[in-house]
């Protein structure tokens, strides 16, 4: 001195899945609210767990797998793993 790969915030763009379910109550109505079933997984959580690490018959981590507590299930609008783009930190390689 730069500050590649990487990490971690923030903006912006993109993002799946799954009943316009049955009853009741409210309301002119759009729709709300409650209950019960069914379905869904990509906020979150959890783990019987694929793999990955160690001082290896125990222990640590831990998925887009599993589980559906939460949250979600026509339009809409919110949310939304991950992906691209831009920006801010952090920080190590090279030189």
């Nucleotide at each position: 001195u730069a500050g590649a790969u990487c990490c971690c915030g923030c903006g912006c763009g993109g993002g799946a899945g799954a009943g316009u379910g049955a009853g009741g109550u409210g309301g002119c109505g759009a729709c709300a609210c409650c209950u019960c079933c069914g379905c869904c997984g990509a906020a979150g959580g959890c783990g019987c767990a694929a793999c990955c690490g160690g001082c290896c018959c125990c222990c640590g981590g831990a998925a887009a797998c599993g589980c559906u507590c939460a949250g979600g299930u026509a339009c809409c609008g919110a949310g939304g793993g991950c992906c691209g783009c831009g920006u801010g930190g952090g920080g190590a390689a090279g030189g």
A computed fold for a 95-nucleotide RNA from Neoroseomonas lacus, annotated as Glycine riboswitch aptamer. It was read from a public genome assembly, where an Rfam model found it. The source organism's lineage runs through Bacteria, Pseudomonadati, Pseudomonadota, Acetobacterales and Neoroseomonas. Model confidence (mean pLDDT): 81 of 100. Its Rfam family is "Glycine riboswitch aptamer". Gene Ontology term of the family: glycine biosynthetic process.